[in-house]
RNA sequence: GCGGAAGGAAACGGGGUCGCGGCCGGCCGAGGGCCGGUUCGAGGAAAGUCCGGGCUCCGCAGGACGUGGUGCCGGGUAACCCCCGGGCGUCGCGAGACGAUGGAAAGUGUCACAGAGAGCAGACCGCCGAUGGCCCCGGCUUCCGGGGCUCAGGUAAGGGUGAAAGGGUGGGGUAAGAGCCCACCGCGCGAGCCGGCGACGGACGCGGCACGACAAACCCCACCAGGAGCAAGGCCGAACAGGAGCGAGCGGUCGUCCGCCGCGCUCGAGCUCCGGGUAGGCCGCACGAGGCGUCGGGUAACCGGCGUCCCAGAUAGAUGACCCCCAGGGCUUCGGCCCGGAACAGAACCCGGCUUACUUCCUUCCGCCGCC
RNA sequence: GGCAGGGUAGCUCAGUCGGCAGAGCGGGGGACUCAUAAGCCCUAGGUCGCGGGUUCGAAUCCCGCCCCUGCCA
Numbered sequence: 001g002c003g004g005a006a007g008g009a010a011a012c013g014g015g016g017u018c019g020c021g022g023c024c025g026g027c028c029g030a031g032g033g034c035c036g037g038u039u040c041g042a043g044g045a046a047a048g049u050c051c052g053g054g055c056u057c058c059g060c061a062g063g064a065c066g067u068g069g070u071g072c073c074g075g076g077u078a079a080c081c082c083c084c085g086g087g088c089g090u091c092g093c094g095a096g097a098c099g100a101u102g103g104a105a106a107g108u109g110u111c112a113c114a115g116a117g118a119g120c121a122g123a124c125c126g127c128c129g130a131u132g133g134c135c136c137c138g139g140c141u142u143c144c145g146g147g148g149c150u151c152a153g154g155u156a157a158g159g160g161u162g163a164a165a166g167g168g169u170g171g172g173g174u175a176a177g178a179g180c181c182c183a184c185c186g187c188g189c190g191a192g193c194c195g196g197c198g199a200c201g202g203a204c205g206c207g208g209c210a211c212g213a214c215a216a217a218c219c220c221c222a223c224c225a226g227g228a229g230c231a232a233g234g235c236c237g238a239a240c241a242g243g244a245g246c247g248a249g250c251g252g253u254c255g256u257c258c259g260c261c262g263c264g265c266u267c268g269a270g271c272u273c274c275g276g277g278u279a280g281g282c283c284g285c286a287c288g289a290g291g292c293g294u295c296g297g298g299u300a301a302c303c304g305g306c307g308u309c310c311c312a313g314a315u316a317g318a319u320g321a322c323c324c325c326c327a328g329g330g331c332u333u334c335g336g337c338c339c340g341g342a343a344c345a346g347a348a349c350c351c352g353g354c355u356u357a358c359u360u361c362c363u364u365c366c367g368c369c370g371c372c
Numbered sequence: 373g374g375c376a377g378g379g380u381a382g383c384u385c386a387g388u389c390g391g392c393a394g395a396g397c398g399g400g401g402g403a404c405u406c407a408u409a410a411g412c413c414c415u416a417g418g419u420c421g422c423g424g425g426u427u428c429g430a431a432u433c434c435c436g437c438c439c440c441u442g443c444c445a
Stems, first nucleotide, its partner, number of pairs: 001368010013325006020041002022038007043344001047355002050353005055229004062258004067225005072086005087101001088099004102220002107218002109214003124159002126155003131152002133149007167185006186209001187207004193202003233283004242274005249263004290309008328339004373444007382397004391428001399415004421437005
């Protein structure tokens, strides 16, 4: 210098004028308007609504089955499909990255096409044909020797098919071959040994190898989950006011069954319809698993102590415009001149994550090349 | 703001426990006819919304995005 990996920070500061929303105060002709004050006024993702929780209601949040989710180990957390640390596997020269990563010796299912054979393996080509059979030749002929055929048969080394063909390399062995035998590597098994909380790793012993893949197919095992969502839910409530019909069961917020409970059976629950529980207003709703600083514990995620701060709250939705300075950038004849807040994007009950969009800068590390 | 359903040929839709993507209408060509239509014969046309993953193999199973439609005061 080029290419890459991991992590972090900031996405804007100060002053002035005007405007918008909130809050506080005051006034008026008062569900509104006006005036003054104000140390208040978007984000890292406010986004997607993909997970998890708080909160609210459904009487309790009951049982079983179903259904859905998660899935190596240990830890963190209110909780998690999250985070941290570790194990194992795969990829990368490396820094590092990725992994729904339990079970296929419980059961069921699938493995298309191709191929001889695809899950109790399998002879198409090839190799062999020891043994049996047939043919030929020779011999001192119930038999022996040699040669041939490849009929029976043997063979999983080689070719070929396929995503996948029942370990790999080398040697011995054989008629030809083969874990058939041996060495090394791999694999499997082992309430035992060593290390580790554990996943697991190591050593040793045993076994020639018998165990194919798929569970993001059904399934099995373990654990988790009651449902709905702030348009939840509660209070007030017009203009303009209650009324009509059905009616013996209805309700307890995914399905089925059971249990339990509540209300009701003509003084009538519930359902349907018109008007309206509508228009509109208030609460929920801004102090919270809160921010910042510091100390301590922990490898870390995170936890604890102390100090300090109060930090948007609209309801069709406020958060803007202009001027000056500064940060930053560009040009330069080194006097100066010019640009000047730019990317993605905007709260709508709140919080912890994930994912996606996107600008600039910094730190550490890896590989290659060049120079000293 | 919250919650559901969907995206396959030009249009309307099938394709369900993974194995070569189909139908109807429409389009093009031919033949028939004086000509046109209908009917007949032949035929083209697909990133299965996009990107990853699982698998030998994905429209189909899983994850993440994009777009469309509907419901709730």